[in-house]
A computed fold for a 102-nucleotide RNA from a marine eukaryotic metagenome, annotated as SAM riboswitch aptamer (S box leader). The coordinates come from a structure-prediction model, not an experiment, and the mean pLDDT is 83.
């Protein structure tokens, strides 16, 4: 850079010790009843992969392997458009980001 997905799913222990939820702003939330992070174990999922079915498209499966993930929709909004509006609300798309494969 390209393509695909992002409303579902899945936590305990040990260590550590103050901020954390990507960045900015605003909101909201998590956090000394120990968050975030690291390690181990367990689990989820099914992108790659393995196996099975199928003419193909595709479907099923998960004891091995490569990743990923295990608070909140990617926590929500920010830009554009649409609808109803008193504040505002709802919907679609974009941007940014994350993950996988190339």
């Nucleotide at each position: 850079c390209u393509u695909a997905u992002c409303a579902a799913g899945a936590a305990a222990a040990g260590c550590u010790g103050a901020g954390g939820g990507a960045a900015a702003u605003g909101g909201c939330c998590c956090g000394a009843u120990g968050a975030c992070g690291c390690u181990u174990u367990a689990g989820c999922a099914a992108c790659c992969u393995g196996c099975c079915c199928c003419a193909a498209g595709g479907g099923g499966u998960a004891u091995a392997g490569g990743u990923g993930c295990u608070a909140a929709u990617u926590c929500c909004a920010u830009c554009u458009c649409c609808a109803a509006c008193a504040a505002u609300u709802g919907g679609a798309g974009g941007a940014a980001g994350a993950u996988a494969a190339g």